[in-house]
RNA sequence: GCUGGGGUAGCUCAAUAGUAGAGCACCGGUUUUGUAAACCGGCGGUUGUGGGUGCGAUUCCCAUCCCCAGCU
Numbered sequence: 001g002c003u004g005g006g007g008u009a010g011c012u013c014a015a016u017a018g019u020a021g022a023g024c025a026c027c028g029g030u031u032u033u034g035u036a037a038a039c040c041g042g043c044g045g046u047u048g049u050g051g052g053u054g055c056g057a058u059u060c061c062c063a064u065c066c067c068c069a070g071c072u
Base pairs, nucleotide, nucleotide: 001071002070003069004068005067006066007065010024011023012022013021018055026042027041028040029039030038048064049063050062051061052060
């Protein structure tokens, strides 16, 4: 330099055009002598960045940044 994959909540990951979700973590409550576990509820997002298409974009297209793998 070229090709492919990936970037979404604090972490691990879903969502292949139509209200952005789950688990864990965190906070509150119930329970316990107390802690943990369990159960109930809550909080948490400029979907890497900037554009384009479209009524509508995490999703499709272009550029760019970062990570991984391969080729040279």